[in-house]
Record summary: A computed fold for a 366-nucleotide RNA from a Gammaproteobacteria bacterium, annotated as Bacterial RNase P class A.
């Protein structure tokens, strides 16, 4: 100087008019009540506040609130290497171990194939207690050629050894040498590899220029059923509460105590005594739950870190058919994805353009 990686901040900005909404407060007008207070609408000043890093997905996990039992099991369903963190996780933080890249660094749906089942398309002899196409080697039998014979050589049949050479295939049942065999073959040997035990480090997953023992081989695939270990009630702010108001205390069919109900299914307990289905009427109307929380930010601390512990500081949206908008003028990055509705902690996706920082590779100079 280029180029990658990784993490972090922002996410237009000032001004001015006019509008919108939430706590406080002043005035004033109506309601409601028992004269007043006290709620409750609206109206006009003051003063303060008003959408994210993802508000998205609704994919996890909770906190909260309700089910008279929420209790046992079985199915189901979720997760999967070890150690920590967190209220908790299938998130995060470090380690193991495998893969990608020259490298900083990213990625693992990472427990078990010897408990059983099942799958592997085309070539290939054969894809699993598997096997002989090409080939090697020796018997026998037959024909031919060479020799004085003894014999040797060559083709072809039959039965036998073989799995070292080649072939196919992604992948062919360890690997290189040496010996040995008719020719081979862990047959045997040395070394590599693997498998068991010990022994050293480490909390451990697992590692080892260490020991020792075994010729060792009985592949692959579970994101195939399956088998193991752990964990798992269920609905859910449309939840629940509290005030006011109406109406039909309506009808009909069906099971009804060896019965029916009870927040997923099925058993078995327990608790109640009624329950289920269409038809038809009223109401749908205010308040609450709504915002102070596993909060946030600053310091110091322990800790490789995630995160912890102290201490001080701080108030940072609550709308209810849904609140932040138009409109002008200057800058300039010319503006991307995008709008809370109980609330928090993750994860995935979408993202124009700004700026900062750490570390790699390159080339070029001193």
């Nucleotide at each position: 100087u280029g180029a990658g990686u990784c993490a972090g901040c922002u996410g237009g900005a000032c001004a001015g008019u006019u509008g919108c909404u939430g706590c406080c407060u002043g005035u004033u007008a109506c309601c409601u009540u028992u004269u007043a207070a006290a709620g409750g609408u609206g109206a006009u000043g003051g003063a303060u506040g008003g959408a994210g890093g993802a508000a998205a997905g609704u994919c996890c996990g909770g906190g909260c609130u309700c089910c008279g039992c929420a209790g046992a099991g079985c199915a189901a369903g979720g997760u999967g290497c070890c150690a920590g963190g967190u209220a908790a996780c299938g998130c995060c933080u470090g380690g193991g171990g495998g893969g990608u890249g020259u490298g900083a660094a990213c990625c693992c749906a990472c427990g078990g194939a010897a408990a059983g089942u099942g799958c592997a398309g085309c070539a290939g002899a054969a894809a699993a207690u598997a096997u002989a196409c090409c080939g090697c080697c020796g018997g026998u039998c037959a024909u031919u050629u060479c020799u004085c014979a003894c014999g040797a050589a060559a083709u072809g049949g039959c039965a036998g050894g073989u799995a070292a050479g080649g072939g196919u295939g992604a992948a062919a049942u360890g690997g290189u040498g040496c010996g040995g065999u008719a020719a081979g073959a862990g047959c045997g040997c040395a070394c590599c590899g693997c498998g068991c035990g010990a022994c050293u480090g480490g909390u451990a997953a697992c590692a080892g220029u260490u020991c020792g023992u075994g010729g060792c081989a009985u592949g692959g695939u579970a994101a195939a059923c399956c088998c193991c270990a752990c964990c798992u009630g269920g609905a859910g702010c449309a939840a629940g509460g509290c005030c006011a108001a109406a109406u039909a205390g309506g009808a009909a069919u069906c099971c009804u105590a060896c019965g029916g109900u009870g927040u997923g299914g099925c058993u078995c307990g327990c608790a109640c005594u009624g329950g289920a289905u269409u038809c038809g009427g009223g109401u749908a109307g205010g308040c609450u739950g709504c915002u102070a929380g596993a909060g946030g930010u600053u310091u110091g601390u322990g800790g490789u870190g995630a995160c912890g512990c102290a201490a001080a500081c701080u108030a940072u949206a609550g709308a209810u058919g849904a609140a932040u908008a138009a409109c002008u003028g200057u800058c300039c990055a010319c503006g991307a994805c995008a709008g809370a509705a109980c609330c928090c902690g993750g994860c995935u996706u979408a993202u124009a353009g700004g700026c900062u920082g750490g570390c790699u590779c390159a080339a070029c100079u001193u």